Small-subunit ribosomal RNA from an uncultured Parcubacteria group bacterium, 1463 nucleotides, folded computationally. Its mean pLDDT, the model's own confidence on a scale to 100, is 84.

RNA sequence: UAGAGUUUGAUCAUGGCUCAGGAUGAACGCUGGCGGCGUGGAUAAGGCAUGCAAGUCGAACGAAGCGACCUUCGGUCGCUGAGUGGCAAACGGGGUAGUAACACGUAGGUACAUACCGCUUACACAAGUAUAACCAGUCGAAAGAUUGGCUAAUCCUUGAUAGUUCCGCGUCUGACGCGGUAAAGGUCUCGAGCAAUCGAUUCCGGUAAGCGAAUGACCUGCGGGCUAUCAGCUUGUUGGUAGGGUAAUGGCCUACCAAGGCGAUGACGGCUAGGGGAGGUGAGAGCCUGACCCCCACCACUGGGACUGAGACACUGCCCAGACACCUACGGGUGGCUGCAGUCGAGAAUCUUCGACAAUGCGCGAAAGCGUGAUCGAGCGACGCCGCGUGCAGGAAGAAUCUCUUCGGAGCGUAAACUGCUUUUAACUGGGAAGAAAUUUCACUUCGGUGAUUUUGACAUUACCAGUUGAAUAAGGGCUUGCUAACCUCGUGCCAGCAGCCGCGGUAAUACGAGGAGCCCGAGCGUUAUCCGGAGUUACUGGGCGUAAAGGGUCCGUAGGGGGUUUAAUUAGUCCUCUGUUAAAAGUUUCGGCUCAACCGAAACAUUGCGGAGGAAACGGUUAGACUAUGAGGGCGCGAGAGGUCUGCGGGACUCACGGUGUAGGGGUGAAAUCCGUUGAUAUCGUGGGGAACACCAAAGGCGAAGGCAGCAGACUGGCGCGUUCCUGACCUUGAGGGACGAAAGCGUGGGUAUCGAACGGGAUUAGAUACCCCGGUAGUCCACGCCCUAAACGAUGAUGACUAGCUAUUGGAAGUAUCGACCCUUCCAGUGGCGAAGCUAACGCGUUAAGUCAUCCGCCUGGGAAUUAUGAUCGCAAGGUUAAAACUCAAAGGAAUAGACGGGGACUCGCACAAGCGGUGGAGCAUGUGGUUUAAUUCGAUGAUAACCGAAAAACCUCACCAGGGCUUGACAUUCCGACGACGAUUCGAGGAAAUUCGAAUUUUCUCACAAGGACGUCGGAACAGGUGAUGCAUGGUUGUCGUCAGUUCGUGGCUUGAGUUGUUCCCUUAAUUGGGGAAACGAGCGCAACCCUUAUCAUUUGUUACAUGUGUCAAAUGAGACUGCCUCCGUACAGGUGGAGGAAGGUGGGGAUGACGCCAAAUCAGCAUGUCCCUUUGACGCCCUGGGCUACACACGUGCUACAAUGGCCGGUACAAUGGGUUGCCAAGUCGUAAGACGGAGCUAAUCCCAUCAAAACCGGUCCCAGUUCGGAUCGAGGUCUGCAACUCGACCUCGUGAAGUUGGAAUCGCUAGUAAUCGCGGAUCAGCAUGCCGCGGUGAAUACGUUCUCGAGUCUUGUACUCACCGCCCGUCAAGUCAGGGAAGUCGGGAGUACCCGAAGCCUGAGUCUGACUCGGUCGAAGGUAAGCUCGAUGACAAGGACUAAGUCGUAACAAGGUA
Repeated sequence: UAGAGUUUGAUCAUGGCUCAGGAUGAACGCUGGCGGCGUGGAUAAGGCAUGCAAGUCGAACGAAGCGACCUUCGGUCGCUGAGUGGCAAACGGGGUAGUAACACGUAGGUACAUACCGCUUACACAAGUAUAACCAGUCGAAAGAUUGGCUAAUCCUUGAUAGUUCCGCGUCUGACGCGGUAAAGGUCUCGAGCAAUCGAUUCCGGUAAGCGAAUGACCUGCGGGCUAUCAGCUUGUUGGUAGGGUAAUGGCCUACCAAGGCGAUGACGGCUAGGGGAGGUGAGAGCCUGACCCCCACCACUGGGACUGAGACACUGCCCAGACACCUACGGGUGGCUGCAGUCGAGAAUCUUCGACAAUGCGCGAAAGCGUGAUCGAGCGACGCCGCGUGCAGGAAGAAUCUCUUCGGAGCGUAAACUGCUUUUAACUGGGAAGAAAUUUCACUUCGGUGAUUUUGACAUUACCAGUUGAAUAAGGGCUUGCUAACCUCGUGCCAGCAGCCGCGGUAAUACGAGGAGCCCGAGCGUUAUCCGGAGUUACUGGGCGUAAAGGGUCCGUAGGGGGUUUAAUUAGUCCUCUGUUAAAAGUUUCGGCUCAACCGAAACAUUGCGGAGGAAACGGUUAGACUAUGAGGGCGCGAGAGGUCUGCGGGACUCACGGUGUAGGGGUGAAAUCCGUUGAUAUCGUGGGGAACACCAAAGGCGAAGGCAGCAGACUGGCGCGUUCCUGACCUUGAGGGACGAAAGCGUGGGUAUCGAACGGGAUUAGAUACCCCGGUAGUCCACGCCCUAAACGAUGAUGACUAGCUAUUGGAAGUAUCGACCCUUCCAGUGGCGAAGCUAACGCGUUAAGUCAUCCGCCUGGGAAUUAUGAUCGCAAGGUUAAAACUCAAAGGAAUAGACGGGGACUCGCACAAGCGGUGGAGCAUGUGGUUUAAUUCGAUGAUAACCGAAAAACCUCACCAGGGCUUGACAUUCCGACGACGAUUCGAGGAAAUUCGAAUUUUCUCACAAGGACGUCGGAACAGGUGAUGCAUGGUUGUCGUCAGUUCGUGGCUUGAGUUGUUCCCUUAAUUGGGGAAACGAGCGCAACCCUUAUCAUUUGUUACAUGUGUCAAAUGAGACUGCCUCCGUACAGGUGGAGGAAGGUGGGGAUGACGCCAAAUCAGCAUGUCCCUUUGACGCCCUGGGCUACACACGUGCUACAAUGGCCGGUACAAUGGGUUGCCAAGUCGUAAGACGGAGCUAAUCCCAUCAAAACCGGUCCCAGUUCGGAUCGAGGUCUGCAACUCGACCUCGUGAAGUUGGAAUCGCUAGUAAUCGCGGAUCAGCAUGCCGCGGUGAAUACGUUCUCGAGUCUUGUACUCACCGCCCGUCAAGUCAGGGAAGUCGGGAGUACCCGAAGCCUGAGUCUGACUCGGUCGAAGGUAAGCUCGAUGACAAGGACUAAGUCGUAACAAGGUA
């Protein structure tokens, strides 16, 4: 010391991405009241107009001008600007370009220097001639230059002196000797003097030497960037000697000599960068940064150079070269803001051309003072930190607007209004500090000072205080899906847009936009950028490597790291004490000053580092010695082994050749074909040749470092194990680089080639088949030599040592025991396996052969892709290997385990699932539904199974939703209100019209009450509203289909697991059944199963109308009995149960029905109904009414049916036998008429009574037809009728006569059915005016077959694999096509950087010569810039070609995931 979101259906772990925090010299957006303190050109070290930023001294000097005084004509005093001279200008101020370095930091050192300052000592003597200014000329546009003449000094020169210093020489080292090396005066006062001047004296200076202070110079140890895709670098290089040079050491420079020096502890090179105190962050360790302030370094337009000076190689000095800019009379000149302001440029971006020297400081001066863009202040910028304010109190169960609403209300909200109060701030007025103390002058003095006195404020209209006025002058920004505090409405409709990450938006968006409300901050709030944190995500603190990324292919071994027992000594590690330093500021704590705070001051601490002194000796190191239990090696004695290399030998198989026998096939496959064979194959026998590999033994076995090694024998040879009272004496371990070995394939040369066999040819398969299968077949496979150097080189597990339960198997050795000998048994050592304690692990698993617990060393990892890559380097004959990135892109990729789903995985089980059967469909005609097409409309819905005689249990009108046309608008319908009028209504009639409807006439007419008024009802007008088969079944309720009447599906408690989950529900037996039993970390329970319910089969009882034979139970209803594996047998586990049997009407669920678990398909239905939301509706409706049409169309396709194709039949005649049902706007009898449909008729029946209906048909009996498009079949069409109905044209049903189509049993394929079933036959009902071949029911006749579970389909349980979870109709790969992006290559082109060689060579130091002695001339070495040349390196650009990433639904295939269909 805080975490969260995001990989998944869910889980754990790995791992990245993202967020919440803090910070900034910031910028941008919106907004903006005040003050204090800070801070502000980070980019172009790009260019700069203008002003200022370094002067001062008259007490160093001469002259000039002006003024005043004395005026003797000169002097004195003051002022001014130049000049000589002195000091300063090397500081202060700015910037960070360069620099990876003794540049910086820290700790030390010395061979050195120092103007000004302090202290001490000594000295300051004597001479001299120049020069500027000035004057007079000359040249020039200017800048300026030049000639002649005069003059001063604290300018310059010469001489003297000089102990100590310094230099040179000498000397025995020396305290020694000799010689040489200095100087400047000015001023105050006093005195003398006419004056010049002299003497004394004050102060300031001068010279020499020494000491100090402080500053600087040089040297050294240590410290702090990246890069090895930079591995070798170096010739003044490394050292020496001598000389030069410097303040001083030194290759700093030169000559000579030697050949060294540096480097994996990273030289050399490249890239980047000023360093530190410190700043940000962080718990810390760290990481990042180097603004402001302080210290150091470096730079000053670019490059070079020296001069002056105490100090410079000099920001506002000089010379030269270069670029740029300006002036110019074109001859020539001038300049350097990275000082303060300011300007342009570039940029996201950074201020006033301000005031003052009042303070602090600096320069000069004796001082006054002058100068000072240092500094102090003000101005501008919310850029930052801090503080204050924009009011305070009261004020409604609560105004209004606004928002929401379930329409009741809620919110805004004491908020406002209103009342009272206050006055910080603001405006105005008045007062008013501190920053100021000095210098100076005067006095005193113990010479250190003390006292007195005078003056000085830019800021400043200051801070501060008081008064007056008056709530008066002052609030916004971001956000509201989660992370993350804060939610509603409307708009929009994958659009517009949002977004930090996950992600929102496709009509109900808390995620977009707006409004309201809320949340967080607040003169600010957000965004962007960057840093630290979170990130233990580089892990020192504090990570990992079997499978997630990660152990090198293996061994040997160098450097390096680590190291047994013991003794002594020592102490660069280590530990303790003391001490120096670690600048100040900053930091921390305490105290204090501004009203507080920020800010500022003081003290203490800290500054974890380095140095010095002293001490300790355990550990470690070093040195010396010893030891061998237990490291390592050796000797001796045994032993096993596919360890290696070479040589020889062997048998079997294969193949080839020859010969014999023999004949038509062989071979191959899923099936075939190519192929071989009558020129004789295959088969078989014999002989011979050839090459490769070694059956059995053989094993979880053995050996080897790994790769790997297998017939037998021999030769040579490596390693290992066991035993041993032997020897050596730590000789060990690991191992970066390095070396060696290293399967297969491949390469080179030469052999060899039987088999197999890339490539290739052919045959198949296939949509294709450059494959899988088959027939051939080259390289290769084999040998020798030489390369290559990679593998899933795997135990995906580096090496070595130690420790930590066992059991078991096996290989090798030994001992004990035993035996004649062995085997067996026990023990020890070394290997190889299995299972497992503890422990570890994300889990799986590992577990003395560790993935446990420790130690040492090496290698390696840090999200996925790009990438087994590019480029560079290196190795290779090549192929290629090793090393190894980035741009860009994604939010994941990946591991283990879990539940499902799936598999052309497995096991088990079931189902009319197959099989066995019977009958159909698919072909024909017709009916009916659908698709399609057509149409003004052919209304709508249903679409694999699970739509398609479905919604529809009845489309001529109606239905009706569709179309055409005609109309209505409070409406065909509901409720309420207002106004007017009237009952409403019924009946009849007239006119227009297709009707709806419009207009008109006549008669009659209500309740309370009867005057008025009111109620109910209707019409008209108006207002709310009605209405919608309009949309959304993906907003819904309800209902339904399907898996499936399949046996499943869950829960509580407990157990197991880090967890998702699991157990229960798995297993064995059994069942129709998760049915039951047994066992079992489970024990129980719910919904399902079963049972309960209805019906049917048998019987009994009771009752019985309308049945019938009149007393009966064959009929009906009601009640009850009966069936439970109850009994026997065998099987089974003692059970559950099963097989068979008895009895029984019925036997193991007796048959049938109702009943449908958790759930799946966003399955179906807004058109049955209900319903949210949306939409249409006062006038050309998506509402309502009406007429007509349409839903009935018809090239065609599909589904479901009917009738057939005939003789088991058709037709004719005759004879039988049902059940369920229905009936008063109904069923309709008898009877009569009609060929018939039907008509007339009217009895009976509100139904066990009457009717449909003598109810049937198939059946049976008899006759006929004689196999044909028929006496089959009946479509189609013609004619005539019947019935229903306002109405049968589109468009009904039926009857009669006539007509007589297709069709002769139906391709691929496909459906139903297991018994009273299929098949076949008729009957009834709903709907309905009429209209079934459909549907729902009813009965009649009445079969066949099931060996069985291999296969098809579906289902269940367990298990296995998985990259699927939208769940295989899944996932997913690659080419091609299109677009976008970045990077690499590339003939070249262009530019930058660092050097090399040579040419040229400015200024200048040094040096030589000359001589008008001059600031001269001419040379030499070095030398910047420039030029030439060949390369190196980095970048930009580049036709083109290649690869990569991404993109919406593109094309082709199907590679991978299941045995992924060829692992």